A computed fold for a 78-nucleotide RNA, annotated as c-di-GMP-I riboswitch aptamer. The sequence was found by an Rfam model in a public genome assembly.
């Protein structure tokens, strides 16, 4: 420095459900709420897959909490 993750230490995110805003939908977002994460952080114009069908239908809308992949990163026991 890499790899790797602890019944460690400081901290983080936040699924399902509820309310309220946006949306045709799937979904987003804001509060509550925690089932989970060592990238559960970003990238959907990386590449595979899903989910949705209002419109002029080979998705042009969307999901990074579905895999890989790239960029970034806190801590330090084995």
């Nucleotide at each position: 420095c890499a790899c790797c993750g602890a019944u460690a230490a400081u901290g983080g995110c936040a699924a399902a459900c509820c309310a309220g805003u946006c949306g045709a939908a799937a979904g987003a977002u804001u509060g509550g709420g925690a089932c989970g994460c060592a990238a559960a952080g970003c990238u959907a114009c990386a590449g595979g897959g899903c989910c949705u069908a209002u419109u002029c239908a080979u998705a042009u809308g969307g999901c990074a909490g579905c895999c890989u992949a790239g960029c970034c990163u806190c801590c330090g026991a084995a």

Its Rfam family is "c-di-GMP-I riboswitch aptamer". From the family's description: GEMM was predicted in a large-scale screen for bacterial structured RNA regulatory elements. The coordinates come from a structure-prediction model, not an experiment, and the mean pLDDT is 82.